[in-house]
RNA sequence: GAUUUCCUUCGGGGCAGGGUGAAAUUCCCAACCGGCGGUGAUGAGGGUACGCCCUCUUAGUCCGUGACCCGGUUUUAUUAGCAGAGAUAGGUGCUUAAUAAUAACGGUGGAUUUGGUGAAAUUCCAAAGCCGACAGUGAAAGUCUGGAUGGGAGAAGGAAUGA
Repeated sequence: GAUUUCCUUCGGGGCAGGGUGAAAUUCCCAACCGGCGGUGAUGAGGGUACGCCCUCUUAGUCCGUGACCCGGUUUUAUUAGCAGAGAUAGGUGCUUAAUAAUAACGGUGGAUUUGGUGAAAUUCCAAAGCCGACAGUGAAAGUCUGGAUGGGAGAAGGAAUGA
């Protein structure tokens, strides 16, 4: 100390106040929130041979990605079918059919401009915008309830390996 494998833990925030109404955290005024990785001209700290280098850190709206939803070969389960033995129950094999679940993989899936600085900014500064799965609901939900004590991009630590 590359790489690879395994284990453990962690891994999402938010309607204050008001209006209408029989009823709304769902409508209206207003408020609030921003997963993960990358990029990055921010900021902080350290080093320096003064060239620059190192560490941490900076995007909801750029690039990619996860949750939800759809498809899905494989795999598993159940049922049916077939096979030979056994025969009480049941079990074994085939993997033919149906159904359900489902890794890989694929699809779907939202949103930014203007001005400033500058060599360079959709990231900095200023201003004004915009976006947000599905199901449920006494009334239409980014914020309530639910699937979810789930899944998960990934993060940290540890063990083995030792290019």

Annotation: The prediction has a mean pLDDT of 79. This is a predicted structure of a 163-nucleotide RNA (FMN riboswitch aptamer (RFN element)) from Cytobacillus firmus DS1. It matches the Rfam family "FMN riboswitch aptamer (RFN element)". Rfam links the family to the GO term FMN binding. Rfam 15.1 lists 6,230 matches to the family in 5,120 species. The sequence was found by an Rfam model in a public genome assembly. NCBI's taxonomy places the organism under Bacteria, Bacillati, Caryophanales, Cytobacillus, Cytobacillus firmus.